[in-house]
RNA sequence: GCCGUUGCGACGCCUAAUCCCGGGCGCGUCGCCCGGGAGCCGGGGACCCAACCGCACCUGGGGUGAAUCCGCUUCGGCGGCAGGCGACUCCCACGCCCAACCCGUCAGCUAACCCGGCCGGCAGAGGGAGAGGAAAC
Numbered sequence: 001g002c003c004g005u006u007g008c009g010a011c012g013c014c015u016a017a018u019c020c021c022g023g024g025c026g027c028g029u030c031g032c033c034c035g036g037g038a039g040c041c042g043g044g045g046a047c048c049c050a051a052c053c054g055c056a057c058c059u060g061g062g063g064u065g066a067a068u069c070c071g072c073u074u075c076g077g078c079g080g081c082a083g084g085c086g087a088c089u090c091c092c093a094c095g096c097c098c099a100a101c102c103c104g105u106c107a108g109c110u111a112a113c114c115c116g117g118c119c120g121g122c123a124g125a126g127g128g129a130g131a132g133g134a135a136a137c
Base pairs, nucleotide, nucleotide: 012122013121014120018038019037020036021035022034023033024032025031026030039118040117041116042115043114044113049108060106061103062102063101064100069080070079071078072077083097084096085095086094088130089129090128091127092126
């Protein structure tokens, strides 16, 4: 000097998942628990509207989320359209994701009203155009 790994901190990323106040507990910075508030997010819930007709087949239905759908498959997965993400925005390029869970036979939309959540996981910086404006001196 370079590469890798680990710990801490700062700036940040995905997500609604952040901030503030009071009390308590761990005990440096900091974190956790209880209660409250702001903000963000989700669900239930009228009129109106939609649906509510007939036949056949199948077998519940619904919700959060981008995470569904269509082919192929040696059943491991692969490919594709759509969808989502990558440090202000847009375009291009490149890369990544396309899960998981919940309700419990029940829910369209939905004002008033009612109920709930604020977890968890990460480690980036390409080009062009535009916007914005801080710090230092």
Molecule: c-di-AMP riboswitch aptamer (ydaO/yuaA leader)
Organism: Nonomuraea candida